[in-house]
Molecule: small-subunit ribosomal RNA
Organism: uncultured bacterium
RNA sequence: AGAGUUUGAUCCUGGCUCAGGAUGAACGCUGGCGGCGUGCUUAACACAUGCAAGUCGAGCGAAGCGCCUAAGAAAGAUUCUUCGGAUGAAUUCUUUGGCGACUGAGCGGCGGACGGGUGAGUAACGCGUGGGUAACCUGCCUCAUACAGGGGGAUAACAGUUAGAAAUGACUGCUAAUACCGCAUAAGCGCACAGUGCUGCAUGGCACAGUGUGAAAAACUCCGGUGGUAUGAGAUGGACCCGCGUUGGAUUAGGCAGUUGGCGGGGUAACGGCCCACCAAACCGACGAUCCAUAGCCGGCCUGAGAGGGUGAACGGCCACAUUGGGACUGAGACACGGCCCAAACUCCUACGGGAGGCAGCAGUGGGGAAUAUUGCACAAUGGGGGAAACCCUGAUGCAGCGACGCCGCGUGAGUGAAGAAGUAAUUCGUUAUGUAAAGCUCUAUCAGCAGGGAAGAAAAUGACGGUACCUGACUAAGAAGCCCCGGCUAACUACGUGCCAGCAGCCGCGGUAAUACGUAGGGGGCAAGCGUUAUCCGGAUUUACUGGGUGUAAAGGGAGCGUAGACGGCCGUGCAAGUCUGAUGUGAAAGGCUGGGGCUCAACCCCGGGACUGCAUUGGAAACUGUAUGGCUGGAGUGCCGGAGAGGUAAGCGGAAUUCCUAGUGUAGCGGUGAAAUGCGUAGAUAUGUGGAAGAACACCGAUGGCGAAGGCAGCCCCCUGGGACGCAACUGACGCUCAUGCACGAAAGCGUGGGGAGCAAACAGGAUUAGAUACCCUGGUAGUCCACGCCCUAAACGAUGUCUGUGGGUUGUUGGGAAUUUAAUUUCUCAGUAACGAAGCCAACGCGUGAAGCAGUCCGCCUGGGGAGUACGGUCGCAAGAUUAAAACUCAAAGGAAUUGACGGGGACCCGCACAAGCGGUGGAUGAUGUGGAUUAAUUCGAUGCAACGCGAAAAACCUUACCCAGCCUUGACAUGUCAGGAAUGCUUCGGAGAUGAGGCAGUGCCCGCAAGGGAACCUGAGCACAGGUGCUGCAUGGCUGUCGUCAGCUCGUGUCGUGAGAUGUUGGGUUAAGUCCCGCAACGAGCGCAACCCUUGUCAUCAGUUGCUACGAAAGGGCACUCUGAUGAGACUGCCGGUGACAAACCGGAGGAAGGUGGGGAUGACGUCAAGUCCUCAUGGCCCUUAUGGCUGGGGCCUCACACGUCAUACAAUGGUCGGAACAGAGGGCAGCGAAGCCGCGAGGUGAAGCCAAUCCCAGAAAACCGAUCGUAGUCCGGAUUGCAGUCUGCAACUCGACUGCAUGAAGUCGGAAUCGCUAGUAAUCGCGGAUCAGCAUGCCGCGGUAAAUACGUUCCCGGGUCUUGUACACACCGCCCGUCA
Repeated sequence: AGAGUUUGAUCCUGGCUCAGGAUGAACGCUGGCGGCGUGCUUAACACAUGCAAGUCGAGCGAAGCGCCUAAGAAAGAUUCUUCGGAUGAAUUCUUUGGCGACUGAGCGGCGGACGGGUGAGUAACGCGUGGGUAACCUGCCUCAUACAGGGGGAUAACAGUUAGAAAUGACUGCUAAUACCGCAUAAGCGCACAGUGCUGCAUGGCACAGUGUGAAAAACUCCGGUGGUAUGAGAUGGACCCGCGUUGGAUUAGGCAGUUGGCGGGGUAACGGCCCACCAAACCGACGAUCCAUAGCCGGCCUGAGAGGGUGAACGGCCACAUUGGGACUGAGACACGGCCCAAACUCCUACGGGAGGCAGCAGUGGGGAAUAUUGCACAAUGGGGGAAACCCUGAUGCAGCGACGCCGCGUGAGUGAAGAAGUAAUUCGUUAUGUAAAGCUCUAUCAGCAGGGAAGAAAAUGACGGUACCUGACUAAGAAGCCCCGGCUAACUACGUGCCAGCAGCCGCGGUAAUACGUAGGGGGCAAGCGUUAUCCGGAUUUACUGGGUGUAAAGGGAGCGUAGACGGCCGUGCAAGUCUGAUGUGAAAGGCUGGGGCUCAACCCCGGGACUGCAUUGGAAACUGUAUGGCUGGAGUGCCGGAGAGGUAAGCGGAAUUCCUAGUGUAGCGGUGAAAUGCGUAGAUAUGUGGAAGAACACCGAUGGCGAAGGCAGCCCCCUGGGACGCAACUGACGCUCAUGCACGAAAGCGUGGGGAGCAAACAGGAUUAGAUACCCUGGUAGUCCACGCCCUAAACGAUGUCUGUGGGUUGUUGGGAAUUUAAUUUCUCAGUAACGAAGCCAACGCGUGAAGCAGUCCGCCUGGGGAGUACGGUCGCAAGAUUAAAACUCAAAGGAAUUGACGGGGACCCGCACAAGCGGUGGAUGAUGUGGAUUAAUUCGAUGCAACGCGAAAAACCUUACCCAGCCUUGACAUGUCAGGAAUGCUUCGGAGAUGAGGCAGUGCCCGCAAGGGAACCUGAGCACAGGUGCUGCAUGGCUGUCGUCAGCUCGUGUCGUGAGAUGUUGGGUUAAGUCCCGCAACGAGCGCAACCCUUGUCAUCAGUUGCUACGAAAGGGCACUCUGAUGAGACUGCCGGUGACAAACCGGAGGAAGGUGGGGAUGACGUCAAGUCCUCAUGGCCCUUAUGGCUGGGGCCUCACACGUCAUACAAUGGUCGGAACAGAGGGCAGCGAAGCCGCGAGGUGAAGCCAAUCCCAGAAAACCGAUCGUAGUCCGGAUUGCAGUCUGCAACUCGACUGCAUGAAGUCGGAAUCGCUAGUAAUCGCGGAUCAGCAUGCCGCGGUAAAUACGUUCCCGGGUCUUGUACACACCGCCCGUCA
């Protein structure tokens, strides 16, 4: 950075698609390790369970526990004893006081407004950014100042009674405080009143002094302190207000009633309609109010060259919410996620009376969904709450677990190794690929695994993570590779399978028997622990264009004007400083991005510094430009004046021609109309003709490429009123201009309403024609309408498919209006404004435009963004209606389109040619037969050829064979080829079975080469097995070769040059001419090639040479001769060469002479580039596929020869230009040894017999026939015609039944010249007559040749068919047998 896709090809417009990057992703296949991140985008759905907000005994009372102290009681050890008693320990109980650690409840304090979650709501001062508060509050914290005196009354806990299932209460009684309430004090503070000074943008603020008035405090203590009250300041946090910015819809245009403002109150921390009473009627809105839909906003994130576009997960800031809705309480702070009250829904408990609850905290469950994790550990760190502290609490947080969800890093080994192993795949079978890949040999150990050591994170102690990171050691190449793709875009190809099936596909598109596109395999390409797919966003897309697009024909200029808002705006000064430029200051949080460093082994990741954050605000300056204010100017614009042009408009009047009608004449049978007719009119007198009259509409000639108008539009003449423009003059105003959304008025035709009018014309309608039909075109009629007045409608291919205005810039030629100069004049030159044609530069995709731009620039407005759906639906507005205007979406396609190019085509044009038509001659189509085809039939009727260009074609010969088909019987290395092994030469004769193929035998017989011999070899035969043979099996749409056709038509191309962006053009077109792209001339072309022509063969004349088998003047033969005929060879001859005319002085044409022949003399061979997927795989060759005891091979028989029918091509006829009989002439070209076969004889004949001659200018086939001369027939189904049939024969051949040809006798069908239609032929031709040949044993009405006799006609190119050249149109390119529209299925 581009690419694919519209076309036969091209350029353009234009959409669709792809390659890139990204993601909180999901799905498919696969999965080794680690680090760092990240993880309900859906149901703000419902939630079991546990935890997430407590703490303070240094505020307080009481209870429990332990100890101590004191009193009392019980008890009685020990000691003493006068035995009476005294002493009284341990222990137990009760009570008072004190101490200690702790527990749970209560009063009290602080904290539960933080932290954590979510994005429902919100289009808003919610958020962002910058400001304001002189209109505010602020617990804990810091600083400062001043204080704390003395009293009082309660209440929970507790005890008792009591209600209730419970939750929870009720009553009575007792008690404490840093709980609560007065009083005192007041530095200072608040309030009220009236002052002074200073000060601010306004309301105001500050300071000072005076008077009156109001409100404080709490204690605890380990004696160190801690706490309390008041006031001020700070810090922090909050509240309110303002400027600017912040999605889509106008098919939401008006909204609003506390609404907007005021005065006075209330309320608040504070301003405020925040609330209330009264007063006024305002306020917001096209710079988009209101309404509807959607949405948390931002830093950022993704993409992009940027400008932009998309997005708002994680992290950070703000906001909002806490089941839904409402409310307040407490408090410094809430209208409060784990507080209260009410209402609602849901869930749970219940004794039915009543109660309890809120995971959008962390885990977790159900549900929804394509989809998103553990009911983990710890307070060790960082923070938070309470406390003086120890400490307690903390699902904040730090960690761990799960998930390839993402980013980053590492590994799955390295070196060597050619016998290029095996396997696999392909193959032209030679080999090639996988592939140094593997194996083998030599190494290494990152990760994982094992063992040992072992941190930092912690300031003195304290480590969840964690025996973790990391380090070391030993050990084994072991434990570790997949996914997608391979037709083009887009890197990467083969085989098999499949056969428009199965399937693929992002777009174009693949698949119908040789698929690099489907599936599999081999190979290859890409990425890699991932790879693909799907979804979404940006990019490419300059495809919404600010950067950076367009609007004549591709989508797109409003039908046209006036004009409001708005936008833009002439020259010279001066001031200001809003825009603009510049400096400074503040801010633009952090994180992120960029950049320089640093830390984890690197990286991802993290840390530090810098710069950036293009913005906003304040402030100092500058004054060119824009703006603004002011003073001037005249060039823009306008006014005035002069003389002119005009179908400009409105209204009124007048005119003639024509049409129709009416009246009365003349006049008679038609008129009218058409391609041709008919309907219609007319003997009741039309049409025609002339007189008079009526009515309506339109204005011939002039007239034009002309004029006028904003457009629509405007046309007889005259007049009233009136708009606009151009020129000239240069007096006046002094920028007054241009454009224009909304708006206003105008706006062809048709149509609508009311009232007139109505001659002609004429939708609808009627009739007649045409036609398959004809609701059309044509004809005869005919109503609305067309005309007028008034009112609507408001659209057109309303077009120059080109909006308006201004400036600028080579020209030429007409024409309209005005002016200037000039000329005696006609005129000529210049100039302004219009209107045309052509064209420099330039522009354009091209066509084209080109001073009247579609050039170069500027201003403003309208409009466009793929095709269809659709200018449609719905909604709104307008309208009497018709309808107009505004104007979508679903769905669907990969195009739709513009200009130009080459072809093809046209019931387009011009020119030309051809037996193309015409003019002629003879046929076909009717009959019978032959033959081919279709169809039908069949065991088979083998196959192919199917418009011309298949059909007497392949087939120049189907009785067997041929033969490919059918039936039956047989063979399986085979009928045929090569190779191997074994045996045998080969071969000849013969018997039996069988339909034959074939099967079973018998006899004879050994050759050639090398070698002394043994033996070997070549050819041939037999046998065996394997490779293989074989196939007229399929595909002519896989092919070669050959052929047909357009067409013997005159065309088809190339090189160089030139033109064009290009496809392409030019040359090759044009003027002549020709059979011809034949030739000449001209020309941006000059040359060349394949075709044409010529060269070749044949025929026509002559010459020369040669002559036997030919010919022959010598009477015949023999012999001679070669003049003639003829044959062969070689030459000559014809070239528009000569003459005249025409033509352009050309090419050429016309006529003539000479000549056997004259303008290519006649005929043949010769077939350009190409077209038809034309024909042929059954001539041959050949790829692929198929069959292999058969789809091959052999044999017998049958079939290809069938037969209600249809078609093609022929033969013979229908007769007198003839038939029959008789007589008697004249060819050419061929063929002949498995051959032609003479003479003679036999037979009516086919033929037989016979054998001469001939390898052929010698002999034979071989008699030519028509023609000619006679005879007969006399127009008839015949003396025409010969089919069919019967009988008897001949010939060929193993064999004539199916199924040959011919002969004789007999029989004697249709047919009397052929409908529509159609074929051939232009001169030795048609027509007619016979002859020969190939094939072939036999078989010819076919085919290919040969000669005999021998015509008619062509004015001409209008028409039919085919072709050529030029041109034109095209929506065709498979090319008119195209394309395509509607209806129905």